[in-house]
RNA sequence: AGAGUUUGAUCCUGGCUCAGAACGAACGCUGGCGGCGCGCUUAACACAUGCAAGUCGAACGGGGUGCGCCGGCUUCGGCCCGGGUCCCAGUGGCGCACGGGUGAGUAACGCGUGGGUACCUGCCCCGGGUUCCGGGACAACCGCGGGAAACUGCGGCUAAUACCGGACGACGCCGUGACCGAGAGGGACCUCGGGGGUCAAAGUCUCAUCGCAAGAUGGGGCGGCCUGGGAUGGGCCCGCGUCCGAUUAGCUCGUUGGUGGGGUAACGGCCCACCAAGGCGAUGAUCGGUAGCUGGUCUGAGAGGACGGCCAGCCACACUGGGACUGAGACACGGCCCAGACUCCUACGGGAGGCAGCAGUGGGGAAUCUUGGACAAUGGGCGCAAGCCUGAUCCAGCGACGCCGCGUGGGUGAUGAAGGCCUUCGGGUUGUAAAGCCCUUUCACCGGGGACGAUGAUGACGGUACCCGGAGAAGAAGCACCGGCUAACUCCGUGCCAGCAGCCGCGGUAAGACGGAGGGUGCUAGCGUUGUUCGGAAUCACUGGGCGUAAAGGGCGCGUAGGCGGCCUGAGGUAGUCGGAUCGUGAAAGCCCGGGGCUCAACUCCGGAGGUGCGUCCGAAACUGCUUUGGCUGGAGGCCGGAAGAGGAGGGUGGAAUACCCAGUGUAGAGGUGAAAUUCGUAGAUAUUGGGUGGAACACCGGUGGCGAAAGCGGCUCUCUGGUCCGGUCCUGACGCUGAGGCGCGAAAGCGUGGGGAGCAAACAGGAUUAGAUACCCUGGUAGUCCACGCCCUAAACGAUGUGGGCUAGACGUUGGGGGGCAUGCCCCUCGGUGUCGCAGCUAACGCACUAAGCCCACCGCCUGGGGAGUACGGCCGCAAGGUUAAAACUCAAAGGAAUUGACGGGGGCCCGCACAAGCGGUGGAGCAUGUGGUUCAAUUCGACGCAACGCGCAGAACCUUACCAGCCCUUGACAUGGCGGUUGUGGCCUCUCGAGAGGGGGGCCUUCAGUUCGGCUGGGCCGUCACAGGUGCUGCAUGGCUGUCGUCAGCUCGUGUCGUGAGAUGUUGGGUUAAGUCCCGCAACGAGCGCAACCCCUGCCUGCAGUUGCCAGCGGGUCGGGCCGGGCACUCUGCAGGAACUGCCGGUGACAAGCCGGAGGAAGGUGGGGAUGACGUCAAGUCCUCAUGGCCCUUAUGGGCUGGGCUACACACGUGCUACAAUGGCGGUGACAGCGGGCAGCCAAGGCGCGAGCCGGAGCUAAUCCCGAAAAGCCGUCUUAGUGCGGAUUGCACGCUGCAACUCGCGUGCAUGAAGGCGGAAUCGCUAGUAAUCGCGGAUCAGCAUGCCGCGGUGAAUACGUUCCCGGGCCUUGUACACACCGCCCGUCACACCAUGGGAGUUGGCUUGACCCGAAGCCGGUGCGCCAACCCUGGUUCUUCGGAAUUGGGGGAGCAGCCGUCCACGGUCAGGUCAGCGACUGGGGUGAAGUCGUAACAAGGUAGCCGUAGGGGAACCUGCGGCUG
Repeated sequence: AGAGUUUGAUCCUGGCUCAGAACGAACGCUGGCGGCGCGCUUAACACAUGCAAGUCGAACGGGGUGCGCCGGCUUCGGCCCGGGUCCCAGUGGCGCACGGGUGAGUAACGCGUGGGUACCUGCCCCGGGUUCCGGGACAACCGCGGGAAACUGCGGCUAAUACCGGACGACGCCGUGACCGAGAGGGACCUCGGGGGUCAAAGUCUCAUCGCAAGAUGGGGCGGCCUGGGAUGGGCCCGCGUCCGAUUAGCUCGUUGGUGGGGUAACGGCCCACCAAGGCGAUGAUCGGUAGCUGGUCUGAGAGGACGGCCAGCCACACUGGGACUGAGACACGGCCCAGACUCCUACGGGAGGCAGCAGUGGGGAAUCUUGGACAAUGGGCGCAAGCCUGAUCCAGCGACGCCGCGUGGGUGAUGAAGGCCUUCGGGUUGUAAAGCCCUUUCACCGGGGACGAUGAUGACGGUACCCGGAGAAGAAGCACCGGCUAACUCCGUGCCAGCAGCCGCGGUAAGACGGAGGGUGCUAGCGUUGUUCGGAAUCACUGGGCGUAAAGGGCGCGUAGGCGGCCUGAGGUAGUCGGAUCGUGAAAGCCCGGGGCUCAACUCCGGAGGUGCGUCCGAAACUGCUUUGGCUGGAGGCCGGAAGAGGAGGGUGGAAUACCCAGUGUAGAGGUGAAAUUCGUAGAUAUUGGGUGGAACACCGGUGGCGAAAGCGGCUCUCUGGUCCGGUCCUGACGCUGAGGCGCGAAAGCGUGGGGAGCAAACAGGAUUAGAUACCCUGGUAGUCCACGCCCUAAACGAUGUGGGCUAGACGUUGGGGGGCAUGCCCCUCGGUGUCGCAGCUAACGCACUAAGCCCACCGCCUGGGGAGUACGGCCGCAAGGUUAAAACUCAAAGGAAUUGACGGGGGCCCGCACAAGCGGUGGAGCAUGUGGUUCAAUUCGACGCAACGCGCAGAACCUUACCAGCCCUUGACAUGGCGGUUGUGGCCUCUCGAGAGGGGGGCCUUCAGUUCGGCUGGGCCGUCACAGGUGCUGCAUGGCUGUCGUCAGCUCGUGUCGUGAGAUGUUGGGUUAAGUCCCGCAACGAGCGCAACCCCUGCCUGCAGUUGCCAGCGGGUCGGGCCGGGCACUCUGCAGGAACUGCCGGUGACAAGCCGGAGGAAGGUGGGGAUGACGUCAAGUCCUCAUGGCCCUUAUGGGCUGGGCUACACACGUGCUACAAUGGCGGUGACAGCGGGCAGCCAAGGCGCGAGCCGGAGCUAAUCCCGAAAAGCCGUCUUAGUGCGGAUUGCACGCUGCAACUCGCGUGCAUGAAGGCGGAAUCGCUAGUAAUCGCGGAUCAGCAUGCCGCGGUGAAUACGUUCCCGGGCCUUGUACACACCGCCCGUCACACCAUGGGAGUUGGCUUGACCCGAAGCCGGUGCGCCAACCCUGGUUCUUCGGAAUUGGGGGAGCAGCCGUCCACGGUCAGGUCAGCGACUGGGGUGAAGUCGUAACAAGGUAGCCGUAGGGGAACCUGCGGCUG
C1' cells in the first nucleotide's frame, strides 16, 4: 500500500467481497508447565442453606453462673454469703448514610468541563469560655394474663452520659444610631438601652488525701456543653458540551414574571394568595425511540468512527409503587409504615420474607467459576485499651477466556534403509527425517533445605517461591489451508450426484475448487469457525466527493429569515483572531519517554512529558464583525434623449379556406385505399356558379429572426400596461448578491358552472387487414378542442447545464443601437442579443470552449448500488382524477455512462456470383432402380442429418465380406513377444469315420527340423503354466491425421512509426480501376508476410529432333481387297524439346496514371479454354468402423471358430436416378465416322452350333503390333395419333452364365403377359459455349451382379434488356438494449410453488393523554368532650429542723389517640392517542433450467421511441391532446 467481481475487450461510475487489527466471547478439533489478569454481555427472572454490621461494663440498673483468686463458713467432700473476674439480655452511646452489588430507570445541570455561593458539615485539628440547682419516669426485673406462632396486655419496683424544669453567661434577632450620602437611603467595628429564645452534665475511670461509710477535695485519662476558625464531605445555581427521528411543528396555566407570605441548612414558582400575560420553538420546542455519563478502550497516518466489560470518578436503583421517621448525614440494599404481585409457615384466628453483598440453586441462554482459607497484611466500625466484628480485603480453587514466558530435546548420521505416495518405470519424493552412535536435563517427577511479605509480636497464602541433590530422551503436538484474490499440487474416488463456497465461482467420466490419500504452505499449546467493531471505504468526502449524458439543478419568478458583501480616511472600545503568563484547572490509573523490581517478558513501582480543553490576567489591532463618525463612485438605482420587438390585458375589425343552407348549370358516379369496402349519390351527389350562415385558425412575409422569468407569444387596428437596449454622464451614494420556509405564475390533458361548436377528434360504430387485430389503414363520430369564471399544478416543464459577479486567443454569420471613414455601398470601432467553428484549459469519453462543462468568489437546491418504489403507511393539498412529502421487509452482483471491435437491421451507398431476370432441359405426377426416415423383426450391424446426411462410407452384402441375430464349439486363445517346466516324429499328400460345420477319432504314402563346443546345450515345433494376447466395445465433447463447408470469396495479419488514458485506430480508409487488398494517384504513415496473380499440368498454332507396332506423298512388288511387302519418314500421328501473347503497336478515353473502349496483325487478345493449387479462420462440422492414439470397460468373454439367418423385411414418407408418356418418335433396313481406356487365374480372333443369352473352338497378344471392337445418334423406309406397332412394369413357362452353393437373395436370354403413364399442383434443380441438351464408348470394384461412380469422344443450341426484387458474398457508412452475436435480446397478463409485505370486520397486549370516582400509609392544617408523670395555679391530709417535704384531689398550659380536611400511591369508570402481535378475506411485489397467450421495446424492431394526461383493451399495449430527440 491494495486486490477480486459488470464487458468480446476498454475507460469511467458504482455497489458487493477479501487481505489487517481488536474482543468480558461462544462453537469445533486438540491440549505439557508456569506467571499475570479476566470470568452471567441473556431473566433488574425466582431463590433453599450458611455467612456478609457491629461494638462499648471506662454511661446505667440488673441477671447468671464457670473460675486459679481474696475474705468469711465448713462435717474438709465442699457449700453459702460478699468482693473480684467472666458471660448475658435490657436502658444508653457511637456506627449502621461507609464499605460491597447492579445498570432497571434517566436525553436530565444526570454526566463532563469551567465557574458561582442564598447554605450545611457527626467523628478530626487549632483557639476562647463553661460544666450550677432541681424533678418525674420507662425497660430490664417481679407478679398475673392472651397467643399455635410471631409476639403481646395489665399491675408493681428501679439506674443513668436516657428524659424534664430553672439559673448564670455568651450569641443571634429587633430598636437607637457613630459614620457614608445632596437626598432618598444604606449602615461595618465599637458603645448604649429594651424584648424574646436557647445551654449543660453529664459524667465516668484512675491515683493521692480526708472520711467508719456514703462520699468530699485535688491531679490525670476519656468524655459533655457554648462559641470562633480550619480541614473534610456535601447541598444548590450558572456558561459550554452530551444519540436518532420533522412520516413528532407547534408546546405551556404554576405555565412566564411580579408583590407578599409559607417552607428549607440554603436561593428559587419549591409551595400558597393576589396581580400582570407572559415563557419556549426551525440555532428544532413538544412528542416518540434508544441510552447510565466520564477518565478511557478498540481502530485509524490523521481527522474521525465504534464502544463505556475489568480498574477509577460521578449518578441512579435495592421485589414493584407510594411515604415519611430517626439522624450531622437517608427518604435509607441486609430500617420502618402502607398498597400490590409473588413465595413460605399456620392450630385458619393470624404471621413471615425480599442475594442487583460472598458462595451456592433452579431457570433463561451459544455462554461465564468454589455453598474454599484467613483477618497475617491493607483498610473500615466500636472501644481508654486489651480486643471484637469485617464474603471490604488478602489468598487459594475451577476455566487455554486473554496476554506473556518456557518445553516437547541437541549433535552426528546416505545403503539416501523399510514403508507410504507418485512415475515417462529410468526414477522422484517423504528425507538427516528414522534407525544407529555421542551428548544434555529446562519443565514435569522424586528427595533435602527453605524465605521476603513483619519496623517488637502476629503468616491464611505454605513446606509456596527459591536453592541443592537424583533418575532418565525419558511424561509432553496439534489445527487450518493448498482454483484466483492468497503462501502451498499430485494420484484415486465421485459424475450438476454427493458436496464446496468470503467474492468470483467449482461438480454433467481424466475435478490442483467435492471426498480420501501422499506431499506442501501457514500458525503453534494452540489452530480454525461464527458473531461484533474500526480499517481498507475519498462508499456522507472538516481534512477529502459530486450533480450536460453514469445517482444528482428545484418548471419559473418575487421575496422573509439566514449566509455573503465595493473604494478611501481617522477615532474609541474589542466579540472573532493572534501573542504572552513561575497563573488556575485539566483527579488517579491508562497512553508516551526515562529509570527501577520479579532470571526475561507479561505485570508492576518511581520520575517526567503530554492531555490539542475551559477559566483568569496581561498584551497586539493587520484582517472580519459590532458600535460611534467622515468621505468616494467603479456595484446598484434614478434622470434626460432615442430605439426594436408574435411581451401582457381589453375592445373593434379583415380576407382566404373548410363545412352547412338556398338557388342555378349539369349527369352518373363520387369518395377512399397497397388493393378494397363501409359511406355519399338518379329523392340528382362529386364538379361548377351566385348568394347566405357559423365557428375556429391567421397562408405568403417567416428567418439556428424577435420578445418574455419560465410556461409561452404570429392577420390588421385602437386603448391601457410590463420589461429590455443604446446615447448623455446630470443625480442618489453600497441603497448590493443569494435566498430555507412563504407567496405568485405555471403547456397539454382533466374537473365544476354557463355558453359555443365549422374543422379536427379519445371513447364508440362500421369497413378492411390478419392465425387473431380490442391496433396500424378507411368511412362515420361524442366528450374535448373555442369563450367566461373557478379548480387542477403535472411534463423529455430540456441547453436533461440553478442564480449573480470577476477573469481567460480568435474567426465567420445574424439581430437592435451608437460612433467614425469615405471611392454611397462598402469598411472600421463599440455596447446588448442570438448562432456556427475553434486555441488554451477542462472532461471517463462524447464533448464544452467569453452564451463554459475553463480559472475563481457568494448563496440556494439536489445525489450516495439495482430492484422493491416515486410504491405503502402517515401528514398536507384537491370536487374528483390525483399531486406533494416519502420508507421498510425482501431480493440481486450487479444496475449503469462513454467509447471500441464485431455481428445484425423488414438502415443507406458502391460492387460481385447461373443470385434474379432472359433462355434451354429437368425434378415434384407414373413404373422401376437406389439411398434414407419410419415401422417390423431373434437380427433387420454401424456411422452420416439444412445448405455442407439421404446412387453418402459401399470402386460390387447369395457363403465370405459382416461388425448384427440364433444355435454349436474353443479358452495362452485365429495373431505377437518373453519367462519357467515337459516333450521332440519335421512338413506335406491321399483316405476312412462321427458331426451341420468348427472340430474329434483312425488308416496309408512321401519326407525325417537347424546349429552343436555334443551336454537335451541353443534355436524351432508341440504340450502344460505364467506374464500377456484380443475387442468394428464407449468417448470425434480427451486427441493426431485426413476431410467437408463458407469459398477461388478477396480477404487475413505483422514490424516500426504516429494517434488515443485505454480497448483500439492508422496502414487496409479516400478518388479511380480490376476477376482480384489487381494496379495507379492521394494520404502519418513506411515497409513486410499469408492469400490473388504468375511459376506446374492438359488443350489450341508453329518449329526442331526422333520414326515402330504408327503413317504412305513419291518409287518398286503383290492382292478380290487391304501399308500386305520392299522402301521411305514428306504428311498424319506419337513422344520429347523449343517458339509464340506482353495492352507490345495504332486511335479514342481517362488525370499526362492505372486502366477501359475500338482497331491492326495473329492459330490464339486483354486471365485464350480446362485442371492442379483452398489465406487467417468458422461450424466443440465429419470420422475412435481406414489408420494412429489418452482414458474407461470386457477377459471360459464385449475375445476366437463354425453352420444357418439377417444387413435384400414393407401400410407408408422423402432424396437421388433410370425408362417413359411418343412422330425431332417407334419399328425395320442400311451399315459411315470417334476418343479415353482395359487385357495372362486375362482379353479372346477366325470358324462352327444355338432364335437368343451362350456354347464349342482355339489363332494372336504381357500388346501404337493381337483382342475387347460393334460405336450410337446419322441415313433410307414404314407406322399416322391410337393407351397405339407408344410405354415397358408385373407375372407365367423355358433356358443360359458365374459360383462349393443363386430358396430366402444374382445377372442374362427366348416365348407369353402387357400395368401405371397422354408431359405432371404448390414448389423446386442444372446450365452462359464446344456449354446445355442429346448419343453412344471405356474403366475401376468384380467369380457373377451398374439405371450408381470415374472417364471418353460424336452431334450440338437458345439467351443475358438489366441489377428493382429472392439467395449468397465483398467494401464503406449508420443505428443497436445483440457478443452463444437476430435461430439474438426481451415485455406483460395467465397458471404453479415459495418468501417478505400493504389493506382488513376485528381481537390481544404494551406505553401514554384527558375527565371523573375511590383514597391506604404519611407529612401538613384543623379539631380534640376521650387520654396524659415532669411545667403553672390551687384545696385537703400527714410530717417538719418551720425553709419545706411527702401524699392526695381539682383546674390550666403543652402533648397524644381519635375525628375532619388538603395533597397523594394503588385501584376503578369513560373517552382518546400511539406502538406491537394475531386475523377470514384481499392488493400488489420478489424469487423460482426447460408451462400458456401474444410480440410491446432494442436495427426505420417492421405504426420512430419516449414524457405528462385522458379514455379504451386478455396481456404486453392502443388511441387522442400537448411536449421532447435520448
The RNA shown here (small-subunit ribosomal RNA) has 1526 nucleotides and comes from an uncultured Alphaproteobacteria bacterium. Model confidence (mean pLDDT): 85 of 100. Its Rfam family is "Bacterial small subunit ribosomal RNA". The RNAcentral record of the sequence draws on SILVA.